A computed fold for a 75-nucleotide RNA from Nitrososphaera sp., annotated as transfer RNA. Lineage of the source: Archaea > Nitrososphaerota > Nitrososphaerales > Nitrososphaeraceae > Nitrososphaera. The coordinates come from a structure-prediction model, not an experiment, and the mean pLDDT is 85. The sequence is in RNAcentral, with records from ENA and GtRNAdb. Rfam family: tRNA. From the family's description: Transfer RNA (tRNA) molecules are approximately 80 nucleotides in length. The family's RNA type in Rfam is transfer RNA.

[in-house]
């Protein structure tokens, strides 16, 4: 330098192709239940507007352009 994959709660993943309700799931955290008690199990709650900017659109995590970062391959 070129090509490919990726960046979404504290951690991990889905959602993107095919735009449309208040962004879903698992783990973790907090509160409660159960228990003699802990774990397990059950119920509830909080926590991210999606790497950044600009654009397209009535409407963007999702489409377009540019840029940043991570991983891999090639030179």
């Nucleotide at each position: 330098a070129g090509c490919g994959a990726g960046g979404u709660g504290g951690g991990g993943a889905a959602g993107c192709c095919a735009g449309g309700u208040u962004a879903u799931c698992c783990c973790g955290g907090c509160g409660g239940g159960c228990u003699c008690a802990u774990a397990a199990c059950c119920c509830g709650c909080a926590g991210a507007g999606c790497g950044g900017u600009u654009g397209u659109u009535c409407a963007a995590a999702u489409c377009a352009a540019c840029c940043c970062c991570u991983c891999g391959c090639u030179a």